[in-house]
Molecule: FMN riboswitch aptamer (RFN element)
Organism: sheep gut metagenome
RNA sequence: CUUCGGGGUUGGGUGCAAUUCCCUACCGGCAGUAUAGUCUGCGAAGCCUUCACGGCCCGAACCGGUGUGAUUCCGGUACCGACAGUAAAGUCUGGAUGAGAGAAG
Numbered sequence: 001c002u003u004c005g006g007g008g009u010u011g012g013g014u015g016c017a018a019u020u021c022c023c024u025a026c027c028g029g030c031a032g033u034a035u036a037g038u039c040u041g042c043g044a045a046g047c048c049u050u051c052a053c054g055g056c057c058c059g060a061a062c063c064g065g066u067g068u069g070a071u072u073c074c075g076g077u078a079c080c081g082a083c084a085g086u087a088a089a090g091u092c093u094g095g096a097u098g099a100g101a102g103a104a105g
Stems, first nucleotide, its partner, number of pairs: 001105004011023003025091002027081002029042004037079002046056003061077005083094003
């Protein structure tokens, strides 16, 4: 320098109106480490600022089993998810044909 670099509302209920509520369903960025949404670190979002290559903030897991080694595998049962819009949104629409940890060449 070039390219790449985030997934997901099924089926039903209530209602004038909800993919937003209720039941159910579905999804999981990057690096490290025995293979990780819930460990460690990072990015993104949000806030502050001299508007940034700075600062702040930053969700959630336990039990059992195998093994030299796993909070990563197997079994079981849980839990979490920015902002703006709109009938209250992890999944719709929008900022975003953006940014980006990083990966490959």